[in-house]
Context: one part of a larger RNA
Molecule: small-subunit ribosomal RNA, central domain
Organism: uncultured bacterium
């Protein structure tokens, strides 16, 4: 490099936008780069034959035919493509509706830890498998009422909702992106993916400066054990919190890369939107878009997947090649650090 492959055996990039490339909808007419078809020609190479030189072979030399290719030059016009006219179903816009923890700020709030003050109140109180370490006559602990502060929001809450992923939840304001339904007024392919690039990106970490109630790396103790550099318990610092700069990594998982169509049914929820049918509650039936479950075809090795496909096909990216050595050594390139990205070989089975 071909081929085969990528839910779990190796293998899908954290996710997203988005230059370049890469691929595209019907219908006319145009061109003839690609594409077909026919003719003429030249000269070499490679194939393909005869003969020759080399000991053979390989190689060379030579003459012959055939055929791609090359050049000239004539048509052809489905198909790719060029230019151009148009069309609406593929984008998108508008005009009516809908529903959401979807993002930033900014205000207020309630229950609970804790801690302070003060009243009652008196010997314990914590904690465990039992214990101690702790706290407590300098009045704990329970109990009441005031106060402080500093984080998450119980209950509704649901294989329920929104987000491109990360991730989102108490309540009001402002400001703001997206999606879906309906209609079918409006552009008229204006679309998919999408290498470098570009932004986002949990935890956990750095830096600067606030915060600090609870929780809790390291760390101190008391236990347990043969031993305990753990599990269990008291404490407890960094961090967990917030502003503003870095970090760029996860089993960033549906271990399934995006798009577009096609291909039995069934049964839940969730946003709609039309019919019927109902005094009312409400029932049915049909239909989008989203989220589960079950189950045929088919597909898988097998489990399993099956209109939310891992059937069946197209398009584009990304990525694998026996196990260790290694995500290691070196180099480059990012980072304040810690690291991150790219990324081998010897050697071994």
């Nucleotide at each position: 490099u071909u081929g085969c492959g990528c839910g779990u055996a190796a293998a899908g990039g954290c996710c997203u936008c988005a230059c370049a490339g890469g691929u595209g909808c019907c219908u006319g007419a145009u061109c003839a780069c690609g594409u077909c078809c026919g003719a003429a020609g030249a000269c070499u190479a490679u194939c393909u034959u005869g003969c020759g030189u080399c000991u053979u072979u390989a190689a060379c030399g030579u003459g012959g035919a055939g055929g791609u290719g090359c050049u000239u030059u004539g048509g052809a016009a489905a198909c790719u493509g060029u230019u151009u006219a148009a069309c609406u179903u593929g984008a998108g816009u508008g005009c009516a509706g809908a529903g959401g923890g979807g993002g930033a700020g900014a205000g207020a709030g309630g229950a609970a830890u804790u801690c302070c003050c003060u009243g009652u109140g008196u010997a314990g109180c914590g904690g465990u498998g039992a214990a101690a370490u702790g706290c407590g006559u300098a009045c704990a602990u329970a109990u009441a009422u005031g106060g402080a502060g500093g984080a998450a929001c119980a209950c509704c809450g649901g294989u329920g909702g929104c987000g491109a992923a990360a991730g989102c939840g108490g309540c009001u304001c402002u400001c703001u992106g997206g999606u879906c339904u309906g209609c079918a007024a409006c552009u008229g392919a204006c679309a998919c993916u999408g290498a470098g690039g570009c932004u986002c990106g949990a935890a956990a970490g750095c830096g600067u400066g606030g915060g600090g109630a609870g929780c809790g790396a390291a760390c101190a103790g008391g236990a347990u054990u043969a031993u305990a550099u753990a599990c269990c318990c008291u404490g407890g610092u960094a961090g967990u919190c917030c502003a503003c700069g870095c970090c760029g990594u996860a089993a960033a998982c549906g271990a399934u890369g995006a798009g577009u169509g096609c291909u039995a049914g069934g049964u839940g929820u969730u946003a709609g939107g039309c019919c019927c049918u109902u005094u009312c509650c409400g029932g049915g039936g049909c239909u989008u878009a989203c989220u589960g479950c079950c189950g045929c075809a088919g597909c898988u090795a097998a489990c399993g997947c099956a209109u939310u496909a891992a059937u069946c096909a197209c398009u584009c990216c990304g990525c694998c090649u026996g196990g260790g050595g290694a995500g290691u050594a070196c180099g480059a390139c990012c980072g304040c650090a810690a690291g991150g990205u790219u990324g081998a070989a010897a050697c071994u089975c």